This is a predicted structure of a 1418-nucleotide RNA (small-subunit ribosomal RNA) from an uncultured prokaryote. The sequence is in RNAcentral, with records from ENA. The coordinates come from a structure-prediction model, not an experiment, and the mean pLDDT is 82.
[in-house]
RNA sequence: AAGUCGAGCGAAGGUAGCAAUACCUUAGCGGCAAACGGGUGCGUAACACGUGAGCAACCUACCCUGAAGUGGGGGAUAGCCCAUCGAAAGAUGGAUUAAUACCGCAUGUGGCGGUCCGACUCAUGUCUCUAGUGCUAAAGCUUGAAAUGGCGCUUUAGGAGGAGUUCGCGGCCUAUCAGCUUGUUGGUGAGGUAAAGGCGCACCAAGGCUAAGACGGGUAGCUGGUCUGAGAUGAUGAUCAGCCACACUGGAACUGAGACACGGUCCAGACACCUACGGGUGGCAGCAGUUUCGAAUCAUCCACAAUGGGGGAAACCCUGAUGGUGCGACGCCGCGUGAGGGAUGAAGGCCUUCGGGUCGUAAACCUCUGUCACCGGGGAGCAACAAGCGGGUUCAUGAGCCGUCUUGAGUUAACUUGGAGAGGAAGCAGUGGCUAACUCCGUGCCAGCAGCCGCGGUAAUACGGAGACUGCAAGCGUUACUCGGAUUCACUGGGCGUAAAGGGUCGCAGGUGGCUAGGUGUGUCAGGUGUGAAAUCCAACGGCUCAACCGUUGAACUGCGCCUGAAACUACCUGGCUAGAGUCUUGGAGAGGUGAGCGGAAUUCCCGGUGUAGCGGUGAAAUGCGUAGAUAUCGGGAGGAACACCAAUGGCGAAGGCAGCUCACUGGACAAGUACUGACGCUGAGGCACGAAAGCGUGGGUAGCGAAAGGGAUUAGAUACCCCUGUAGUCCACGCCCUAAACGUUGCACACUAGGUUUUGGGGGAUUCGACCCCUUCAGAGCCCAAGCUAACGCGUUAAGUGUGCCGCCUGAGGACUACGGCCGCAAGGCUAAAACUCAAAGGAAUUGACGGGGGCCCGCACAAGCGGUGGAGCAUGUGGCUUAAUUCGAUGCAACGCGAAGAACCUUACCUGGACUUGACAUGGACGGGACAGGGCGUGAAAGCGCCCCUCUCUUCGGAGCCGGUUCACAGGUGCUGCAUGGCUGUCGUCAGCUCGUGUCGUGAGAUGUUUGGUUAAGUCCAGCAACGAGCGCAACCCCUAUCGUUAGUUGCCAUCAUUUAGUUGGGGACUCUAGCGAGACAAACUCUUUUUAAGAGUGGGAAGGUGGGGACGACGUCAAGUCAGUAUGGCCCUUACGGCCAGGGCUGCACACGUGCUACAAUGCCUAGUACAAAAGGACGCAAUACCGCGAGGUGGAGCAAAUCCCCAAAACUAGGCCCAGUUCAGAUUGGAGUCUGCAACUCGACUCCAUGAAGUUGGAAUCGCUAGUAAUGGCGCAUCAGCUACGGCGCCGUGAAUACGUUCCCGGGCCUUGUACACACCGCCCGUCACAUCAUGAAAGUCGGUCUUGCCCGAAGUAUGCUUGCUAACCUGCAAAGGAGGCGGCAUCCUAAGGUGAGGCUGGUAAUUGGGAUG
Repeated sequence: AAGUCGAGCGAAGGUAGCAAUACCUUAGCGGCAAACGGGUGCGUAACACGUGAGCAACCUACCCUGAAGUGGGGGAUAGCCCAUCGAAAGAUGGAUUAAUACCGCAUGUGGCGGUCCGACUCAUGUCUCUAGUGCUAAAGCUUGAAAUGGCGCUUUAGGAGGAGUUCGCGGCCUAUCAGCUUGUUGGUGAGGUAAAGGCGCACCAAGGCUAAGACGGGUAGCUGGUCUGAGAUGAUGAUCAGCCACACUGGAACUGAGACACGGUCCAGACACCUACGGGUGGCAGCAGUUUCGAAUCAUCCACAAUGGGGGAAACCCUGAUGGUGCGACGCCGCGUGAGGGAUGAAGGCCUUCGGGUCGUAAACCUCUGUCACCGGGGAGCAACAAGCGGGUUCAUGAGCCGUCUUGAGUUAACUUGGAGAGGAAGCAGUGGCUAACUCCGUGCCAGCAGCCGCGGUAAUACGGAGACUGCAAGCGUUACUCGGAUUCACUGGGCGUAAAGGGUCGCAGGUGGCUAGGUGUGUCAGGUGUGAAAUCCAACGGCUCAACCGUUGAACUGCGCCUGAAACUACCUGGCUAGAGUCUUGGAGAGGUGAGCGGAAUUCCCGGUGUAGCGGUGAAAUGCGUAGAUAUCGGGAGGAACACCAAUGGCGAAGGCAGCUCACUGGACAAGUACUGACGCUGAGGCACGAAAGCGUGGGUAGCGAAAGGGAUUAGAUACCCCUGUAGUCCACGCCCUAAACGUUGCACACUAGGUUUUGGGGGAUUCGACCCCUUCAGAGCCCAAGCUAACGCGUUAAGUGUGCCGCCUGAGGACUACGGCCGCAAGGCUAAAACUCAAAGGAAUUGACGGGGGCCCGCACAAGCGGUGGAGCAUGUGGCUUAAUUCGAUGCAACGCGAAGAACCUUACCUGGACUUGACAUGGACGGGACAGGGCGUGAAAGCGCCCCUCUCUUCGGAGCCGGUUCACAGGUGCUGCAUGGCUGUCGUCAGCUCGUGUCGUGAGAUGUUUGGUUAAGUCCAGCAACGAGCGCAACCCCUAUCGUUAGUUGCCAUCAUUUAGUUGGGGACUCUAGCGAGACAAACUCUUUUUAAGAGUGGGAAGGUGGGGACGACGUCAAGUCAGUAUGGCCCUUACGGCCAGGGCUGCACACGUGCUACAAUGCCUAGUACAAAAGGACGCAAUACCGCGAGGUGGAGCAAAUCCCCAAAACUAGGCCCAGUUCAGAUUGGAGUCUGCAACUCGACUCCAUGAAGUUGGAAUCGCUAGUAAUGGCGCAUCAGCUACGGCGCCGUGAAUACGUUCCCGGGCCUUGUACACACCGCCCGUCACAUCAUGAAAGUCGGUCUUGCCCGAAGUAUGCUUGCUAACCUGCAAAGGAGGCGGCAUCCUAAGGUGAGGCUGGUAAUUGGGAUG
């Protein structure tokens, strides 16, 4: 925030006045209002709301219109005063008083109730008129006075507006809520209400609602509208408007026209406040404001000037309605933060390839403008009224008219004008893709980002900063929510073979339904009409300078009602038809079903005969059976179960399913015929019956088989696979269970849409001896294909094609064929069926690879066949490990390990210890000052280094330059890190035969084809075929060496002939060898054969060589983040008196051990001694070194010759002869002692070699493992690089001697091609399942325990209405002279109902809980 009226009433106080009186204020009586306006959305799933109808079943104050009246009386009471009680709130008593307060009487226009007549209507009914009868009203105020005035009052009729009530239709979720209901459903009666009605009551009847969802639970104010959307929808119900509900919680009535009343009353309860403790008071979901909660939501403002409301005759009063202002960028709209010129492209920032680029005409600077804000001046509109005054009108007042006067909260405004000055005015987000916009630095799976995908582990356009850029802009981002996109619940507008999804049959309800005629007019369509409030949306026009905003008009509001009409379709009614469906006749087919009987083969068991040592079983065995006579075999018997052949890709059935034969009963389908019925059809939620196997109950039965169980094997184990036994069960009867990959993973019915072929059952034709074959038709069962469909695979008249009807089902994966609840079951369990939580997938089909203890074909010293080794010994060498001051670093399956290293005593050297240097050992440039540099000497020292001394320039234009060292500044330097930042080079698969492209074609696509197939090859080599045709990189060839010949050339090579010789030594020769240039030769060329008469292969000859002659170089696309930053190069990072450089010494050589690669052996095919013959390829001047001499020897002395086909270095095994005689040896040589040689500044750590002595292990090597297919293996020596020397037994080459074997491709390893499966794609070293352990999270169960809510029995029962009683009290009215009595009232009491409360029981729902179950994630 609701008061007002003194012009209804008395009184009190105050002011003025001498006073009468006037005026003002006020509590009270009285009237009207307070039920409007304002707030909120608790409750409500309801006639609450919306919409449309109805009330013949109703009320209505104030307002408007009409009619009539307003007469005459009475008794009180508040206030005031007095008294009492109380803290207060307040209460009680006495006295006194008024009214438009209250009460009788009169009048009765009218109204109401009976009675009678008429008319009308939707059922009860309604209306009108007449007559008589009963009941029923009132108040005054105003003006000097009065009025037919005004304002009131009473009765009544009508209107307007407002309530009340009834009905149709419409709008949430849940069936894990399926049955609900006793005043319940209806009737009769009398109550009650303004009014119909179980609205309440008495009696009677037993009804009423429900699958079109009753009842219950959850949630929710409804609507116009709002947001979204192409629309259909979906979501929502702030502001504005209509309705409803509520007012601290619950209940109740009173007053009143209206309330069961937000700022009224009573009661109960909770809470708060006051208190003298006795008792009282209060209700912001009005406007502000406070507190609390919260992420979060404003001023304790101004005014009644306008609009509206209440009161009043009016002035006027009241009005947190309202009009305004304030706060908040919360939204929408408009405006500004300047405009033009201006290149030295300034400075500065950032980037940089260092040239420059960019911010950028941007700035500075020049010329202008003046919006907003600021200062000064002017200045509308919202104001029209009412009242007062005046005027005219009127007899007059009034109403109404004209004039005048007055009224502004906002307002310090809108607008306008002058002034000054570019001055006061730009941010936010983003920049990996989606999505417009990129670089640098920092960070280094950290810090952080993130809507989704995902970024970050040292070069981050993704984090943080900076610059630049992009977007929007006084805003920009974020968060939350809604719709859209999402055709992702699909009406418009989806699906169900394999992605999620078809139910096993029969059928009630329901849905749907053939041809034809007539009628009706349900749906439907058309026209008209009423309504669909206003606002909103839309359109046009208009008003604020524009816009937002506002106004006017129109359209629209897709809806509902009523009237009229149409009759095709639909529906309903009536009649007809036969094409759907059914009945009937005849006929054949069939493991269709039920019951009974019968049969033979086989297994097992029992009895008997024959017979003897095994049987049985397996990959191989064992358990087991058997001398108590098995197995085998013959005969007889018992019993149970199943029915070989026929047999099928075949038949029947709705499905499950059905198989010896016969009989009985019985269901269905099919063909032919066309007599009958006349749409009887199709589908089918619930429902009923059926429903493999396993399982359960009762009773039988039990041959074989055989869960469980026992035993034997296998195995790491083996609760399995294999074997020997074996119980339930399998079988029968009856009763349950009700599930399967119950699958064609394909619901049923009907219609239509090319074919080919096979088969089952029937009919017809033709032709036949004939039912062969053939043609055709109906009904089934298969295969292949067309159109079409499909994501593809595939389907394809037996549809997954094209349509119709009906049913079922699906909506990401997991959780979950689960939990809880319900129903069923004897149980096992079944049916129905969620959520929390977790994930960004799960899934389908196809593609390319890879893989497979898948398949096919093929190759390789891959196996096999052979030869020789390794693994055992000693030594050498490399690696690991250990050790150490250091044992520098790298290489690590094949593809590291005699590797980098073609040579570590110092050096190398990178490591360690110690000593010293700092522009440096090395490069370039600048500055300063000085001098040649070089060289020599001294001190100290381990050296490096440090310190000192001596000696000492050139050119010149006279400025200086060259050169050098010193100081200083830039810089040098780094074997420091990253080979996962790189280049280059290399290894490997693999010298394997592959890897690709263009065009075309096929496929929606990934992709395919080509490249597959048949042959053939060493080869994707070649041929043939083929929707492919061609091409490239690889293969092969071209290159080098080697094998044969020719030719050219003959020195340093060669020597046949001639001569000469010790000697090709010399003369001579070019023949030969050889050398090194050029050529020839081999191509499946020739012949025979095989083959597709192609490619090619088999063979033969010739030939030096024959099928790529042998060897080398040469390594496709790619793989291994393979190796190398320590060879060099190189990005980034790091060190800078050290992580750089120098020096000495040490280390890389260290030794319980393990491994790799080698050498030497173990001996007689050998060893030793002696003799003797034959190479190739290399190298040589800081070199190779001959003859000769010395030394046992290594070697030394010495030095001819040679820069080399000239000289030097050069063989061994083999062969000949002799010895050894099988032993740790005349084998083997390690180790150790001694003595030496050589190289070198230097052999201690730590060299090689020689001699003498010593004489270890070792007698052929476990498991395992390596190389080699011919001049190869094996074996013998020679050379070279590195290098002073050497650890070389290594590496790279050379020649000598010189084998064996290959049946073959089953297996091991590796590889190639085709094909197949795949849940793999980091590609099988893949993927992935379950238990257990730990942690976290949500959830189920659980003895209990604590709440909420609802129902119900009982108890108590406030206030209050109603009813009843009343011996208390009592003015009006009645009787009565009075007293008194009566009626009525007040008060009291009782009863019914009843809120809250108590107590017991129950339903639903929630929290929590020891323990427990599974689930998810890590």